[in-house]
RNA sequence: GGGGGUGUAGCUCAGCUGGGAGAGCGGCUGGUUCGCAAUCAGCAGGUCAGGGGUUCAAAUCCCCUCACCUCCA
Numbered sequence: 001g002g003g004g005g006u007g008u009a010g011c012u013c014a015g016c017u018g019g020g021a022g023a024g025c026g027g028c029u030g031g032u033u034c035g036c037a038a039u040c041a042g043c044a045g046g047u048c049a050g051g052g053g054u055u056c057a058a059a060u061c062c063c064c065u066c067a068c069c070u071c072c073a
Base pairs, nucleotide, nucleotide: 001072002071003070004069005068006067007066010025011024012023013022019056027043028042029041030040031039049065050064051063052062053061
C1' cells in the first nucleotide's frame, strides 16, 4: 500500500426483512438479615465510532474518514 472483518450502556454482547434501542454482569435505592454475603423489587445509565447521502422513516442501505483485528505484498 491492497483485500476482508469489527466498532451499540461502565464491561461482555444481542438487535431478523429499514419503523419499539435491548439482555446479562456491574452501579444506585429499597425489602428480607443483628450485620455481611446471597436473594427479591425498582431506578439510573446510549453522539448505535465520526461526517455526508438515500428514504415519510436509518444502529440497519450507499459513500468518505478514524480506531482496532486479520490476510496478502
The RNA shown here (transfer RNA) has 73 nucleotides and comes from a Candidatus Brocadiaceae bacterium. Model confidence (mean pLDDT): 83 of 100. It matches the Rfam family "tRNA". About the family: Transfer RNA (tRNA) molecules are approximately 80 nucleotides in length. Rfam classes the family as a transfer RNA.